[in-house]
RNA sequence: GCGGUCAUAGUUCAAUGGCAGAAUAGAGGCCUGUGGAGCCUCGGAAGCGAGUUCGAUUCUCGCUGAUCGCC
Numbered sequence: 001g002c003g004g005u006c007a008u009a010g011u012u013c014a015a016u017g018g019c020a021g022a023a024u025a026g027a028g029g030c031c032u033g034u035g036g037a038g039c040c041u042c043g044g045a046a047g048c049g050a051g052u053u054c055g056a057u058u059c060u061c062g063c064u065g066a067u068c069g070c071c
Stems, first nucleotide, its partner, number of pairs: 001070007010024004018054001026042005047063005
């Protein structure tokens, strides 16, 4: 320099045009002699910018970053 893949919650991952979910972590409560475990509840997210569409996490383009391959 060229090409591929990826970017979603603090972390690890789903959903692939139509309400953004789960686990774990965090907060509160129940339980407990204390703590832990367990149970219940709660808050928390689409890298940035354009485009297509009635509607975009999803499709297209650019940028940024990560990773892999080639040279």
A computed fold for a 71-nucleotide RNA from a Candidatus Woesearchaeota archaeon, annotated as transfer RNA. Its Rfam family is "tRNA". The family's RNA type in Rfam is transfer RNA. Rfam describes the family as follows. Transfer RNA (tRNA) molecules are approximately 80 nucleotides in length. The organism belongs to Candidatus Woesearchaeota, within Archaea.